[in-house]
The RNA shown here (Bacterial RNase P class A) has 378 nucleotides and comes from a Gammaproteobacteria bacterium.
Lineage of the source: Bacteria > Pseudomonadati > Pseudomonadota > Gammaproteobacteria.
The prediction has a mean pLDDT of 77.
Parts: sequence; structure tokens; C1' cells
RNA sequence: GGAGUCGGCCGGACAGUCGCUCCGCUUCGCGCGGGGAGGAAAGUCCGGGCUCCGCAGGACAGGGUGCCAGGUAACGCCUGGGGGGCGUGAGCCCACGGAAAGUGCCACAGAAAACAGACCGCCGAUGGUCCUCGGACACAGGCAAGGGUGAAAAGGUGCGGUAAGAGCGCACCGCGGCGCUGGCAACAGCGGCGGCACGGCAAACCCCACCCGGAGCAAGACCAAAUAGGGGAGCGGCGCCGCUCGCGCGGCAGCCAGGUGUGGUCCGCACCGCUCCCGGGUAGGUCGCUCGAGCGCCGUGGCGACGCGGCGCCUAGAGGAAUGACUGUCACAGGGCCCCGGCCCUGACAGAACCCGGCUUACAGGCUGACUCCUUUU
Repeated sequence: GGAGUCGGCCGGACAGUCGCUCCGCUUCGCGCGGGGAGGAAAGUCCGGGCUCCGCAGGACAGGGUGCCAGGUAACGCCUGGGGGGCGUGAGCCCACGGAAAGUGCCACAGAAAACAGACCGCCGAUGGUCCUCGGACACAGGCAAGGGUGAAAAGGUGCGGUAAGAGCGCACCGCGGCGCUGGCAACAGCGGCGGCACGGCAAACCCCACCCGGAGCAAGACCAAAUAGGGGAGCGGCGCCGCUCGCGCGGCAGCCAGGUGUGGUCCGCACCGCUCCCGGGUAGGUCGCUCGAGCGCCGUGGCGACGCGGCGCCUAGAGGAAUGACUGUCACAGGGCCCCGGCCCUGACAGAACCCGGCUUACAGGCUGACUCCUUUU
């Protein structure tokens, strides 16, 4: 100098004017003061808090997770480790339990795709025919080394062996099981044993281990009209007495007693009207509603995720739903113009709705840390 890998952070700044919303003060005058979107507020994909309902406990069904250990309120998240794959490397990727419980599938091609098979090929002893006595041809048969098909062909490489071959024998590698050592474990290393039995697919059914009750702030709690409906009590008139100027109000162990129907009459029953009371629900209002697994700094334990302790801080809470617009100055980046230091234009993704922890996705541009490889110079 170039190429790359893995993280962290910012997401224009200041001032003025006019608005919106919440809170406080208030001389009740929208008068004054203060707060007012994000790293993802998004997708609503996981996990929890909170609320209501259900619930002795367990099992089945259903759903999810799936190497090991740890972190956490919890997780499908995170950290550290193991194994496999990719990269020269920093690093990146992996649903990574079980195929020796059972069932099922393995397209096309190919002779054969799981109780292996024989297309080309290799050999062909003994026996047969020919014969230049070397051999050649044909058949019974043997083989699976080589070719070919395929994603995959029943261990691989080498030596021996054989008619040709073959774990047929041996060495190494692989595989299986045993033991020892290291590690909490996943797993790794070593030793000796077995000629090899066990193709692949579980993101096919399934088996194993572990986890999961349901619904969600329109959860839920409180206050509570009008109208309609439910339950209960009552209803009028006359006389007398008291108070009052009067209207009227109150009392009476005085009398008769709502309306319609049923009915001879009374009681009763049914319906209707008016007044008052009770309880439930609706409209509406209040709470839930933001102080919380909170944020910042310091110390401390841990490789780390994270835990513990101390000090400090309060940071939107609306409910048809506010958080906006304009102007000026400056900064950064990109583009255009020209008189080369000025002018003009543009500025990302997106927007809270009970609250948190994650994951995923979107994002103009900028800042910054650690590390790797190549080249050059010394």
C1' cells in the first nucleotide's frame, strides 16, 4: 500500500415563530413553567411478568425442543466447549438423539438399490475338437479385479496368494465391541480383540429423553344515567280537629274505598294506569398505565454469557389516538454549474398503544476497536 474477517456506536446541531398532547401552578385568561418515539417503536415468530377462568394427583391425546456444560424469571435466546464441513488465515456454517424395536421409501439410469446382482469383461483345471505339440476354438463351470450406470453398487490402499479372483492371508487406515487414561460431560487418546456382521433417508411414520392448563389490557376491577325489562310497597274521596290572612299542610282506634274483565255479591285471580323503593345490565366515566427482571457510573467474582455490592437518576402515557410545520445560521455526504471558492438541489429505514427478555427483517450516510492474508521497504 492492497484485500478481507469479527464486533461496538451515531442516525444532523443550535436558535426563533406558529401549532398538538400530557403534567404542575394558577389571578381560571389555553395565562405561565416543564415532559413528549426507535434502534429497530416493524414482523407478531419464541419466552416471561401481570389479569381472569379452570385445577387433588397422575395418565392418554396434542404441540414443541433435540451434541455437552453453564447463564437466565424463562426461552427455540446467549456464553463456553465437543464433533462434522468450508476457507491459506482471521473466521464462517450445521434440527448435530436413535436406522442393532417395527413399518415404509430409495425417481431416472442400470444386469443388480438390500434375503444383492452379472451387461461388457477375467479365467477356463479335468474332459471334447483341431494342431506347426507351443497353442487355438467351443462348452460345462468358476470369479467379481477392471469397464459401464447411478446421489449411493455390500469396506479402502498395498503386498502376498490364485487358472482368474476374492478379508482368502497379512500390514496400515476405516468399522464394531472391550479395557485403561484424561475430561463434570459431549468426547478424545492409547492398548489389545474381531476379517467385517451394520447402504442411505427419522425436515417419513415411529421410538427415546425433556418441556408445555386455557384465554388475553377489547385481560380485568370500580362508579353509574335516560329508555325498556325484573322484584317489592302503595294509590282515591268525604267528614272532624290543629296551624295559616289565604292557597295549602299535618293528624284521626272516623266512614266509604283505584279502573277494566271474570262474577248475583264479597274474597280471590288476570290485565292496565300512576307514585316511591330495591337489584342487575347498557351508554358514559375512573383505575389498570407506567418505578421497572429499569438506566448510568464505580468496585468485585467469573475465560465468558452473567451474578453480587455501593452511589446517583426518573426517561411519552394518548384513547379516533399528540410528538408537527416554517425560517435563519452551521456541519457532514452525494450530484450539477462556473470566473476555483462560491451558488443550487437532495438526505435512510421507519413511527409508541399493558410492560419486559430475545430472534428475524428494513436502513442514506458516518465514526471507531480488535484481528488475518498478500505485496513492498528497512

Background: The gene name in the source record is rnpB. Rfam family: Bacterial RNase P class A. Rfam describes the family as follows. Ribonuclease P (RNase P) is a ubiquitous endoribonuclease, found in archaea, bacteria and eukarya as well as chloroplasts and mitochondria.